[in-house]
RNA sequence: AAAUUAAUAUAGCAAACUCACCGAAAGGCGAGGACGCAAAGCCGUGGGUCUAAAAGCCGCGGAAACCAGGCUCAUGACUGCCAGGCCGCACCG
Repeated sequence: AAAUUAAUAUAGCAAACUCACCGAAAGGCGAGGACGCAAAGCCGUGGGUCUAAAAGCCGCGGAAACCAGGCUCAUGACUGCCAGGCCGCACCG
């Protein structure tokens, strides 16, 4: 120095839930709050999952316009789903 481990110490992050805001939604930001986390730090690169506004199709009614509803599909989201990449604390073994 690196790898492993998570023993010790100093720290760190923050699930569910509540309030407020943004968003069509998934979800995100802030405050409170701690289920937990040795990367629960960062990156949507691969896989996976979630949502379906717009778009297309179907369609009750209707002359049409319009329109309840349904189906398909991320360009949207999740890094605390997994993998990968990058950065990082301590030092018993």